[in-house]
RNA sequence: AGUGAGGAUAGAGGUGCAAUGACCAUGAGUAAGUAACAGGAGGAAAAUGAGGUCCUUUGAAUGUUACUGAAAGGGGAAUUUGCCGAAGUACACAGAAACUCAUUGUUCUGAGUACUGGUUCUGUAUUGAAUAAAUAUAGAGCUGUCAUAUAGCUUCUUUGCUAUAUGGAGGGCUAUCUCAUGC
Numbered sequence: 001a002g003u004g005a006g007g008a009u010a011g012a013g014g015u016g017c018a019a020u021g022a023c024c025a026u027g028a029g030u031a032a033g034u035a036a037c038a039g040g041a042g043g044a045a046a047a048u049g050a051g052g053u054c055c056u057u058u059g060a061a062u063g064u065u066a067c068u069g070a071a072a073g074g075g076g077a078a079u080u081u082g083c084c085g086a087a088g089u090a091c092a093c094a095g096a097a098a099c100u101c102a103u104u105g106u107u108c109u110g111a112g113u114a115c116u117g118g119u120u121c122u123g124u125a126u127u128g129a130a131u132a133a134a135u136a137u138a139g140a141g142c143u144g145u146c147a148u149a150u151a152g153c154u155u156c157u158u159u160g161c162u163a164u165a166u167g168g169a170g171g172g173c174u175a176u177c178u179c180a181u182g183c
Stems, first nucleotide, its partner, number of pairs: 002181003006178006014084001016083004023076002032068007042055003046104006087116005093110005117143011145168009
């Protein structure tokens, strides 16, 4: 020289990632409430089963009409903050929530394993009120990085830069310092 995901620090990719979010639209003239009429024994809390509590013939569920009339999740966004496996998804595990128990499902938190360099568009599926958006998957692009090859320019102790093509992955890439081994 080289080898080791070696260690540490600082960075790059760009409509970059995530959080916060004044304000705004949608949700919706919906849910719910009140009144009248009809109705005639059930109803409530994620689904099913069991149990318990409460409401109900002083009229339950349900339907029609009239009046009043929300909210949450999700979305856009000024601003601010943290960052570059940022973050996201799947799987299994632990805990918590909704009256109690069991099964399943939903939401949140924690750490683990695996995958994805970033991003745009289109199709399909799922979630969702939604033609919004998100997630997954397939295809087609753009882009950064490294390796190899070709061509050109430059250098003239021979390296560096640009373009094209192919391929790889973030345990990557660039820069500096350092550890071990080794000539």